[in-house]
Context: one part of a larger RNA
Parts: sequence; structure tokens; C1' cells
RNA sequence: UUGGGCGUAAAGAGUUCGUAGGCGGUUUCUCGCGUCGGAUGUGAAAACUCAGGGCUCAACCCUGAGCCUGCAUUCGAUACGGGGAAACUUGAGGACGGCAGGGGAGACUGGAACUCCUGGUGUAGCGGUGGAAUGCGCAGAUAUCAGGAAGAACACCAAUGGCGAAGGCAGGUCUCUGGGCCGAUUCUGACGCUGAGGAACGAAAGCGUGGGGAGCAAACAGGAUUAGAUACCCUGGUAGUCCACGCUGUAAACGAUGGACGCUAGGUGUGGGGAACAUUCCACGUUCUCUGCGCCGCAGCUAACGCAUUAAGCGUCCCGCCUGGGGAGUACGACCGCAAGGUUAAAACUC
Repeated sequence: UUGGGCGUAAAGAGUUCGUAGGCGGUUUCUCGCGUCGGAUGUGAAAACUCAGGGCUCAACCCUGAGCCUGCAUUCGAUACGGGGAAACUUGAGGACGGCAGGGGAGACUGGAACUCCUGGUGUAGCGGUGGAAUGCGCAGAUAUCAGGAAGAACACCAAUGGCGAAGGCAGGUCUCUGGGCCGAUUCUGACGCUGAGGAACGAAAGCGUGGGGAGCAAACAGGAUUAGAUACCCUGGUAGUCCACGCUGUAAACGAUGGACGCUAGGUGUGGGGAACAUUCCACGUUCUCUGCGCCGCAGCUAACGCAUUAAGCGUCCCGCCUGGGGAGUACGACCGCAAGGUUAAAACUC
């Protein structure tokens, strides 16, 4: 609980699409549903308020008026909201011409490094640590050279930089493909915004089936450390990490900041595009402009920190969410899942 809020105090759903619903640009005509006004009827009595009266007063009682904020009928108003009709172009979208990009999917491919294998050279150590030891090595290791195999990740470029709705995306080439930005006219003519349910996407870990397995590495084993050491350090090492298909559906899924639109000082850097000036021309440059990403900062806001045209400022619309701490994101139920578990979500009790 018709209140106030949601960057950090409780609180923005992980993200997008979208159904119902809510909300919605400019002009004219029309209806008169909402809305507004009048009239009539009704709105029991009691109660209540006011006025007057009756019990000696009062409580109490009686009479009258009001009230009953409503409903119905009818007459009228038409600004605003709404229905109907017609039109418009600034919102939205399409066509056209350009541009940037690790946006997505598939296929092919490259070099460095690590590891392993084979061969050569070569000899007693190597490795590791704070110091050691376990470990590896005369059956020839480490080191070094040549050849080969395999898997995974892509140094430099690289950025405070780019792209994507989010998760996220980086060696190179090709094919397919989504979105964005800019510029000019032209076209459609409100086609829009949000979005309960719903659907799709969704890191890592995990699960299923089948592959793959170099390095790394939960678990595990050993060596150390230590009072102990189920750790930190060391030597090994299996799931896993990789691929295909399917599931899971969660994260400090964070900008801890929902989406859309409009308005409100500037300065500076940088990515993409355009125009003008300048330049004999081009490039560079200067100025302006649109669009992204940062930093600083005024007004304003804020409990403060801070935010500040990428707002946490000023407004409108729609959705989600919060309401003292613990119990508890738990129990029960329901739905989903192969499972792990997820989603929804209390109470007793206690402070």
C1' cells in the first nucleotide's frame, strides 16, 4: 500500500522479438460515447446538520428544512478524449548512391611456440624451490641440430579503438548472411512507443551420445611446509578444456543505472560519414554538420559519493521491481530438467 522509491541504502527482469492491454503527430468535417450544464422523476424510515417546539433543564422526543455527493429519462454544449469520414508530412518505414566494422555461419589454409616420436652431436647431470625433496637421467637424460606427428591458441598490428540486443566477437582467404552510419531527392502516409502472458537467444561450469586429447588442469597420488596442513609451494595426473549434435538456462549476465521521445551551458580527445574554405590539382590542414565511444565541467539533481546532451537534470508514455534484519531465495505445492538443479515462492519462530 490511491504513498514514497529502485547507480552504491530494499528494489531494473541477462537480452531481444512480440500477443492482449495501456499510451499516441498535424488539419478539416461529422456523431455526441466519455466529459460539462439545465430540467423532471427517484434517491424508504431512522441516523446526521440547521431552525423551531414538547417533557421544570438535559439526555430523550416531535415538526420543518437540508443532506442522501447516486441512478434513470429528457433538453442542450462540443473545447478536450473517443467513434466515423477525408486529407497532410514533421514521427515511422521503403526505394536510390556511398562507407566502416574481431557482427553471425560454413569451408579451406599459415607461421611461431609447447609436447611427443625418429636420427645425429655430446656427457653427467637435469629439473625444481625461500631452501629442498618427490620426479627424470649411463637402458645416454638436460643441451643442441635435422626430419616427422598431433592438438590447441592466434605474438606484433592493438588503441583510453571497432562491431553486436545481450551473452559475446581477433592469424589469413573464400562463400553465404544480419544490423548500423552518411548523403541527396523521391515514395508510403501515423503504418508509432511500450509490452502482462508467450517465444527466441543466452559466459563459464555441468549433463547425454560419438569423436579428439598437445598444453593446462578440479579430483587424486607423492614431495615439502607446519603443532597439524584434507591448503598455499613442488613433481606427477584423470575428468574437463577442443569438435559435432542435443540438453541445462544460471553469473558481480554490472554502467550494480529498463525501453522510447522531447527539452536543458560549454571545453577537449578519438572511430565512421558528409559539406564548405584553403590548396594550380591531390594529400595534409581549418571550420561546420550528422552519428558512435571517452575525459573534464555549468545549471540542476543527490544523504553523500558523484551524475551532468551517452543524465543520476526537466517532462510525457509503457513495463518490471522494492516495502526492517534473520529464518530464506529456504519449505511445501506446481511447472521445467536425464541429472545436477532451475523458475515461482511462504510461514512459525526470533531480534